[in-house]
RNA sequence: GAAGGAUAAGGGCAAACUUGUCGAAAGGCAGGGGCGCAAAGCUAUAGGGCCUUUCUAUAAAUAGAAUGGUAGCCUGGCUGCCGAG
Numbered sequence: 001g002a003a004g005g006a007u008a009a010g011g012g013c014a015a016a017c018u019u020g021u022c023g024a025a026a027g028g029c030a031g032g033g034g035c036g037c038a039a040a041g042c043u044a045u046a047g048g049g050c051c052u053u054u055c056u057a058u059a060a061a062u063a064g065a066a067u068g069g070u071a072g073c074c075u076g077g078c079u080g081c082c083g084a085g
Base pairs, nucleotide, nucleotide: 005082012037013036017032018031019030020029021028022027035072041078042077043076046075047074048073049070050069051068053066054065055064056063057062
């Protein structure tokens, strides 16, 4: 240095639920909370999935286009703490 991640050390993040707030919604932000996480740090203008709303086609199922979202859905990209075997 690479790969891998220890019942190690010091720390970090924070699901559900809940309070406030923003939003048409999905959802975001802040407080409480703590299920989990070794990248649960960043990236949605890298790709796929999912959610949302509007429109179009359809008898319907569903499909397509667009809007917004999700990085704690997956793959990829960028960055990074520790150091036992």